[in-house]
RNAcentral holds the sequence, with entries from ENA. Predicted 3D model of a 72-nucleotide RNA (transfer RNA) from a Minisyncoccota bacterium. Its Rfam family is "tRNA". It is annotated as a transfer RNA. Lineage of the source: Bacteria > Bacillati > Minisyncoccota. The coordinates come from a structure-prediction model, not an experiment, and the mean pLDDT is 81.

RNA sequence: GCACCCAUAGUUUAAUGGAUAGAGCGUAGCCCUGCGAAGGCUGAGAUCGAGGUUCGAUUCCUCGUGGGUGCA
Repeated sequence: GCACCCAUAGUUUAAUGGAUAGAGCGUAGCCCUGCGAAGGCUGAGAUCGAGGUUCGAUUCCUCGUGGGUGCA
């Protein structure tokens, strides 16, 4: 330099172009307990950035950013 893949919550990840973006772990509050742990209930928290297509974009297209792999 070229090609391909990936980017969603603190972390690990789901989501045929459709409705409030879902879950595990973690975290906060409450219940439970003599105190904890375990368990139960409730909550906060996310689509890498900018454009485009579309009635509608996490999804499709373009450019960029970051990471990975291969070739040179």